[in-house]
């Protein structure tokens, strides 16, 4: 990159560094110097592993993921993440 699948209205910060953007696109309509974005730390969650269970389910050590608003709403052959195949 592309294909299959599951989820995507729950749930995470009065921290620190940092200084102008951010919500994927187009459109709206938001956030945001009462400090975006990043990075750290912290936190939620439980998909894949791993432990415990006969299972249902528990744990939260590893891998990821996520931490405004229904994937912010409407569109499109749309997107994100996990996990699996090519």
């Nucleotide at each position: 990159a592309u294909c299959u699948u599951a989820u995507c209205a729950a749930g995470a910060g009065u921290g620190g560094c940092g200084g102008a953007g951010g919500g994927a696109c187009c459109g709206a309509c938001c956030c945001u110097g009462c400090g975006a974005a990043g990075c750290c730390c912290g936190g939620c969650a439980a998909c894949c592993u791993g432990c415990g269970g006969u299972a249902a389910c528990g744990u939260a050590a590893g891998g990821u993921g996520c931490c405004a608003a229904a994937u912010u709403c409407g569109g499109a052959c749309a997107g994100a993440u996990g996990a699996g195949g090519u």
Molecule: SAM riboswitch aptamer (S box leader)